[in-house]
């Protein structure tokens, strides 16, 4: 200098003018006005996971259903993060994947002779027949070689044979069982024995371990009209009677007054101080934790959080090197928090790897 890989930060700054939405103060009966101060993000997004909070449900256990899946740790919790282990890709930094297919069932296009109690197209070999001595036909053996395929039932060498074959043998690989050493563990490594060898897919059903009650701030709590309706009490009813008391009937419908409780509209609350940000010390490889100091930073109705001008900064183009012109993304809170994923013009910083040149 070039190429690459991993991680982090920012998401234009300042001033002026005019606006929008809350909050506080003052004035005003009020409408409103004035002053002060505040007002989007790294993803506020998708709503895919996990938790807080709230209401309902719940003795305990099981079935069903859903989720998850190497090991150890972190955390309030997680499908997240950190550190390892194993496999794969890459020269490398680094990246991707992760229970079980020697429990059972199921599936596998095309090609191919044969794809799940594997198989014989070409080839190789033997026998018989024909005959132009090399081919054809028939019968049989074989799986070394060729061919198809993502995949053809271990690899190399030898013995053996008509040709061959774990048929047999040695070594290697892999598998099962037992043991030693190291590690908390996943696992690594070494020794012995066994049988010649066991195909793939679990993001198909399934098996095994672990986790999971439901609904959600339109949760929930409080205040509470108008109108209609519900419950209760008293009175009003009809007959006898001039009236009152009293008796009988109806105890049904309606009316008047009063009381009670529920729901709706509406209002208040939940509401933003929280697993919080920043700095430091200590523990830990790290994720993270503990302690100390310091800061307060949207809380709405579904609707606000903007526009214009100027100066400077960034990128691109033109240029008479004075300057001029253009561009700047994705997007946008609504109970809160931790993650993941997706979108994003660009700029800056740091760790590491590979290649080339020079000293």
């Nucleotide at each position: 200098g070039g190429a690459g890989u991993c991680g982090g930060a920012c998401a234009g700054a300042c001033c002026g003018u005019c606006g929008c939405c809350g909050c506080g103060g003052c004035a005003g009966c009020g409408a409103u006005g004035c002053c002060g101060g505040g007002g989007a993000g790294g993803a506020a997004a998708g709503u895919c996971c996990g938790g807080g909070c709230u209401c309902c449900g719940c003795a305990g256990g099981g079935c069903a259903g859903g989720g998850u899946g190497c090991u150890g740790g972190g955390u309030a919790a997680c499908g997240c993060c950190c550190a390892g282990c194993g496999g794969g890709a890459g020269c490398g930094a680094u990246c991707c994947c992760g229970g079980g297919c020697a429990a059972g069932c199921g599936c596998a296009a095309c090609a191919g002779a044969g794809a799940g109690c594997a198989g014989a197209c070409c080839g190789c070999c033997c026998g018989c027949c024909g005959c132009u001595u090399g081919c054809g036909g028939c019968g049989g053996g074989u799986a070394a070689g060729g061919g198809u395929g993502a995949a053809a039932g271990g690899g190399u060498g030898g013995u053996g044979u008509a040709a061959g074959a774990g048929a047999c043998c040695a070594c290697c690989g892999g598998c099962g069982g037992g043991g030693g050493u190291g590690g908390c563990g996943a696992c690594a490594u070494c020794c012995c024995c066994g049988g010649c060898c066991a195909g793939g897919c679990a993001a198909g059903c399934c098996c095994c371990g672990c986790c999971c009650g439901g609904a959600g701030c339109a949760a929930g709590a409080c205040c509470a009209a108008a109108u209609a309706g519900g419950g209760g009490a008293a009175c009003c009813g009809g007959c006898c009677g001039g009236c009152c008391c009293g008796g009988c009937c109806u105890u049904c419908a309606g009316g008047u007054u009063c009381c009670c409780g529920g729901g709706u509209a509406g209002g208040u609350u939940g509401c933003u101080u929280g697993a919080g940000g920043c700095g430091g010390a200590c523990g830990g490889u790290a994720a993270c934790g503990u302690c100390c100091g310091u800061c307060c930073u949207a809380g709405a109705g579904g609707a606000a959080u903007g526009a214009c001008g100027g100066u400077c900064g960034c990128c691109c183009c033109c240029c008479u090197c004075g300057g001029g012109g253009g561009g700047a993304a994705c997007a946008g809170a609504a109970c809160c928090c931790g993650g993941c994923u997706u979108a994003u013009c660009g700029u800056c910083c740091g760790g590491c790897u590979c290649c080339g040149a020079c000293c």
Background:
Predicted 3D model of a 359-nucleotide RNA (Bacterial RNase P class A) from a Desulfovibrionaceae bacterium. Rfam family: Bacterial RNase P class A. Rfam links the family to the GO terms tRNA processing, ribonuclease P activity and dimeric ribonuclease P complex. Rfam describes the family as follows. Ribonuclease P (RNase P) is a ubiquitous endoribonuclease, found in archaea, bacteria and eukarya as well as chloroplasts and mitochondria. RNAcentral holds the sequence, with entries from ENA. Model confidence (mean pLDDT): 78 of 100. NCBI's taxonomy places the organism under Bacteria, Pseudomonadati, Thermodesulfobacteriota, Desulfovibrionia, Desulfovibrionaceae. It is recorded under the gene name rnpB.